[in-house]
Molecule: Fluoride riboswitch aptamer (crcB RNA motif)
Organism: Chloroflexota bacterium
RNA sequence: UCUUCAAAAGGCGAUGAAGCUCGCCAAAAACGUCACCAGACUGAUAGCUUCUACUGGAAA
Numbered sequence: 001u002c003u004u005c006a007a008a009a010g011g012c013g014a015u016g017a018a019g020c021u022c023g024c025c026a027a028a029a030a031c032g033u034c035a036c037c038a039g040a041c042u043g044a045u046a047g048c049u050u051c052u053a054c055u056g057g058a059a060a
Stems, first nucleotide, its partner, number of pairs: 010025004016051006032041003
């Protein structure tokens, strides 16, 4: 350097699922924002795409 065989290929990223990409973690990674309080607000993504749920508008 090449070939073959075997084994392995985890978890997490503010509400669900899948694919891809990125980042983080080894018992950690993670646990949104505003407000003195009361209370209020955005988003199903870490990012992209799709599905589902929810919300608004229009048409049949």